[in-house]
RNA sequence: UCGAGAAAUGGGCAAACCGCAGGAAACCGCGGGACGCAAAGCCAGGGCCUAAAGCGCGGAGACGCCAUGGCCGGCCGGCUGCCUCG
Numbered sequence: 001u002c003g004a005g006a007a008a009u010g011g012g013c014a015a016a017c018c019g020c021a022g023g024a025a026a027c028c029g030c031g032g033g034a035c036g037c038a039a040a041g042c043c044a045g046g047g048c049c050u051a052a053a054g055c056g057c058g059g060a061g062a063c064g065c066c067a068u069g070g071c072c073g074g075c076c077g078g079c080u081g082c083c084u085c086g
Stems, first nucleotide, its partner, number of pairs: 002086004012037002017032004022027001035073001041079003045076002047071003054065003
């Protein structure tokens, strides 16, 4: 440097669910909790979710558009990295 993750060491993360807090929502912070994870570390480029404000329409309600709001623990892509084996 490249490939691999069967076994091992020391560690790491933490789904669902529950409590408290935030948010219009999607979703999310902290604590508890472990289904899993060798990148379940990072990046919102592809993609996906939501639609408050705004715009359109309408008498109004409703409806449509829209990210400046989110999701990397579905997937693709980019960057970085521990251990062991070859």

Model confidence (mean pLDDT): 85 of 100. The RNA shown here (c-di-GMP-I riboswitch aptamer) has 86 nucleotides and comes from a Rhodocyclaceae bacterium. Lineage of the source: Bacteria > Pseudomonadati > Betaproteobacteria > Rhodocyclales > Rhodocyclaceae.